[in-house]
RNA sequence: UGAGAGGCCCAGGCGGCCGUUCCGCUGGGCUCCUCCGGGGGCGCGGCGGAGAGGAAAGUCCGGACUCCAGGGGUCGAGGUGGUUGUCAACGACAACCGGUCGUGAGGCCCGGGACAGUGCCACAGAAAACAAACCGCCGGCGUCCGACGGACGCAGGUAAGGGUGAAACGGUGCGGUAAGAGCGCACCGCGCCGCGGGUGACCGCGGUGGCAGGGCAAACCCCACCUGGAGAAAGACCAAAUAGGGAAGGACGAGGUCGGCAACGGCCUCCGGCGCGACCCCCGCCGUGUGCCUUCCGGGUAGGUCGUUCGAGGCCGACCGCGAGGUCGGUCCCAGAGAAAGGGUCGCCACGCCUCCGCGAGGGGGCGGACAGGAUCCGGCUUAUCGGGCCUCUCACGCU
Numbered sequence: 001u002g003a004g005a006g007g008c009c010c011a012g013g014c015g016g017c018c019g020u021u022c023c024g025c026u027g028g029g030c031u032c033c034u035c036c037g038g039g040g041g042c043g044c045g046g047c048g049g050a051g052a053g054g055a056a057a058g059u060c061c062g063g064a065c066u067c068c069a070g071g072g073g074u075c076g077a078g079g080u081g082g083u084u085g086u087c088a089a090c091g092a093c094a095a096c097c098g099g100u101c102g103u104g105a106g107g108c109c110c111g112g113g114a115c116a117g118u119g120c121c122a123c124a125g126a127a128a129a130c131a132a133a134c135c136g137c138c139g140g141c142g143u144c145c146g147a148c149g150g151a152c153g154c155a156g157g158u159a160a161g162g163g164u165g166a167a168a169c170g171g172u173g174c175g176g177u178a179a180g181a182g183c184g185c186a187c188c189g190c191g192c193c194g195c196g197g198g199u200g201a202c203c204g205c206g207g208u209g210g211c212a213g214g215g216c217a218a219a220c221c222c223c224a225c226c227u228g229g230a231g232a233a234a235g236a237c238c239a240a241a242u243a244g245g246g247a248a249g250g251a252c253g254a255g256g257u258c259g260g261c262a263a264c265g266g267c268c269u270c271c272g273g274c275g276c277g278a279c280c281c282c283c284g285c286c287g288u289g290u291g292c293c294u295u296c297c298g299g300g301u302a303g304g305u306c307g308u309u310c311g312a313g314g315c316c317g318a319c320c321g322c323g324a325g326g327u328c329g330g331u332c333c334c335a336g337a338g339a340a341a342g343g344g345u346c347g348c349c350a351c352g353c354c355u356c357c358g359c360g361a362g363g364g365g366g367c368g369g370a371c372a373g374g375a376u377c378c379g380g381c382u383u384a385u386c387g388g389g390c391c392u393c394u395c396a397c398g399c400u
Base pairs, nucleotide, nucleotide: 001396002395003394004393005392006391007390008389009388010387012349013348014347015346016345017344018343020051021050022049023048024047025046026045027044029042030041031040032039033038053371057382058381060380061379062378063377064376065231066230067229068228070282071281072280073279074278075277077227078226079225080224081223082096083095084094085093086092097111098109099108100107101106112222113221117220118219119216120215121214134162135161136158137157138156140154141153142152143151144150145149170188171187172186173185174184175183189211190209191208192207193206194205195204196203197202235306236305237304238303245297246296247295248294249293250292252289253270254269255268256267257266258265259264271287272286273285274284275283313332314331315330316329317328318327319326320325351368352367353366354365355364356363357362
């Protein structure tokens, strides 16, 4: 100087004017209710304070919170998948292991199991799983010829060479053989045994054995671990109003005992129904009534308040940890609407691009600013995106 890799930050600044949402204090006005103490609503003025994001988006995960679900067990259904950690939790994140790509910094991975079972591997190819011979190689027999040799046929040996394919029953080399083959040997690979390191996934070393029925589970499945449902229009309260309406269907048992004149009431056992996706056990409720269960039709209200923003919170510092993070101390309060609000304009400056002048410093002119805005809140992931800045690392070339 060039080309790359990883991480972090910002998301124009200052000022004037106008307009806007919320909160606090304050001064009045209007209005509703009232047990006359008071309680609420709407709006105006003054002062002070605060006012959108790195993704607020997607609604993909995980939770907090609220309501509903009777308890336990076995299944089902769903989710995750190397190991160890972090966290409230997660499918996220950190570090490490293994594999793979890259010269490298680094990137990527639906990363447990294929001898529990089922299924698939098209086409091509001889052959796609306990196989197989298309071309070929070798020697034997026979026939023929132009006879060192060659051609054809038959049976045999062979899987080293070539071909097909995503993949062909270990790889490379040497020896050996008629030609070949782990047939033998060396190394690699694979199985078994032992030792060492590591929390672990795994890694290393040594010994031994010629030693291997491929791939796909992002196919069904097996194994391990995890999991109630619904959702802020969740829900809670106040006030008001209507029709405590109508129709259809369903279940409605038995026995014993006590009290009682009786009507009836209590208790126990069995049976039926309901409470759960299925089953079992337990528990609870109901079983002729003014009632219960299921379904359908119809009617009233939709006014106000809360939930609603103080949090697994932000920022700074110290210490611990490889790290994600944790502990301690200090400091701050940073939207809260309800059809949904912060915007407009002017001036200066900054940034980026283009152009002109200038030796240069610098100056003039023009253009531009993306993706995009809360709605219960928080932790992540994914997607969209203009421009700027900082830090660390790798490679190549050159100079010193």
Molecule: Bacterial RNase P class A
Organism: Candidatus Kapaibacterium sp.